[in-house]
Parts: sequence; structure tokens; C1' cells
RNA sequence: GACUCAUGACGAGUGGUCGAGGGACUGGCCCGCUGACACCACGGCAACCGAUUGAACUUAGGUUUCAAUGGCAGGUGCCAAUUCCAGCUCAAGCACCAUUGGCUUGGGAAAAAUGAGAA
Repeated sequence: GACUCAUGACGAGUGGUCGAGGGACUGGCCCGCUGACACCACGGCAACCGAUUGAACUUAGGUUUCAAUGGCAGGUGCCAAUUCCAGCUCAAGCACCAUUGGCUUGGGAAAAAUGAGAA
């Protein structure tokens, strides 16, 4: 890097260094010289895994499943805006109307992110 599965309207920032772009892509809309983004230090959050406890199962070695616990912060992760919103499609509604198409709302998908797994 490609594949599979799960999750996302919750939550959580200060200081220092640097100096112009950043929010994945495209469009919009935002953030940013009152210093963003990035990096470092400290702090915080709690999603997955792990851990612990209980129940069930059991071939009695333990495995698996379910539930609870952060007064377990260990691994990965995260700490502007719903994944910032939309992109493709479906449904309903609205106005124009010859159609395509436009706008609003909702559902699903895709994409991207994170974790876990497998080759």
C1' cells in the first nucleotide's frame, strides 16, 4: 500500500518553536500574521483493543459468548466547526416548467478517518 469488519450529532487545550497556508480530494463554507497548520512539552478525552469482575458454556485445560467497570489510561487513537456541509442514488415536498435540471428535508451508498483482523 490493497482486502474484511466495526464506529462516528457525545467528549477533551494551554505553553513554547516555526512562519503561511490549513480544514484528505472537488465545490461551498470556515480557521489563519491577534500566528493557523505542523513539531515539542505538559494537560485532558474515552472509541477500539487489551485488563479486571460477573454470568453462560465446557471435553475440566480453559476457550468462547454476553454484560459491567476508567476508582484499570496499558497499546493505538483523539482534543474548531456532525467525518464542517455537499458530491452518487432513492423518497417526499416546493417553485419554474417542454424536458433536462434547481431548492429544501430525510434515508442509503461512496469516499476519507480511526481501530481490530487476515493474507
Molecule: SAM riboswitch aptamer (S box leader)
Organism: Verrucomicrobiota bacterium